[in-house]
Record summary
A computed fold for an 89-nucleotide RNA from Thiohalomonas denitrificans, annotated as c-di-GMP-I riboswitch aptamer.
């Protein structure tokens, strides 16, 4: 230096719940906790999904409702991008 077929976990990460705490929410984020993860390390480019404060639109008993939207959220959907520890080759 290139590579990831198999196995491993010394070190990393961490579901679901539980408490705080921010957010209108979906969610974040800190402790706890441990289903799981070889990138479950970072990045919303692409598809999905979740929300739906503002906004449009319809109705309204004018108090409000319903339905559309992402400008929010997910990298723990699933694709792609960039870096990387061991182990083996």
């Nucleotide at each position: 230096g290139c590579u990831u077929u198999a196995u491993a976990a010394a070190g990393g990460c961490c579901a679901a719940c539980c408490u705080g705490u921010c957010g209108a929410a979906a969610g974040g984020c800190a402790g706890g906790g441990g289903c799981g993860c070889a990138a479950a390390g970072c990045c919303a480019c692409c598809g999905g999904u979740c929300u739906a404060a503002g906004g449009g639109u319809u109705c309204u008993u004018c108090g409000g409702a319903a339905u559309c939207u992402a400008u929010g959220a997910u990298c723990g959907c699933g694709g792609g991008g960039c870096u990387g520890c061991c182990a083996g080759g």